[in-house]
């Protein structure tokens, strides 16, 4: 000093609705099985405080990891 955000990898531009692949689940397609295709799930935004009508996003402190 930079990082912590879905079961993995990652976006999230100046504070205003949490997204994407891959994986999962059902469906379609196929004599089947793979790939495709559509759909659904699926989150305490590492913990705590503080600022604000409003915090993943800004301050602060504690934890982890490089």
């Nucleotide at each position: 000093a930079a990082c912590a955000u879905a079961g993995c990898u990652c976006a999230g531009c100046u504070g205003g609705u949490a997204g994407a692949g891959c994986a999962g689940a059902c469906g379609a397609u196929u004599c089947g099985u793979a790939a495709u295709c559509g759909u659904c799930a699926g989150g305490u935004c590492a913990a705590g405080a503080g600022u604000u009508c409003g915090a993943a996003u800004c301050u602060c402190u504690u934890u982890g990891u490089u």
Description: The RNA shown here (transfer RNA) has 66 nucleotides and comes from an Anaerolineaceae bacterium. Model confidence (mean pLDDT): 81 of 100. It is recorded under the gene name trnT. The organism belongs to Anaerolineaceae, within Bacteria. Rfam family: tRNA.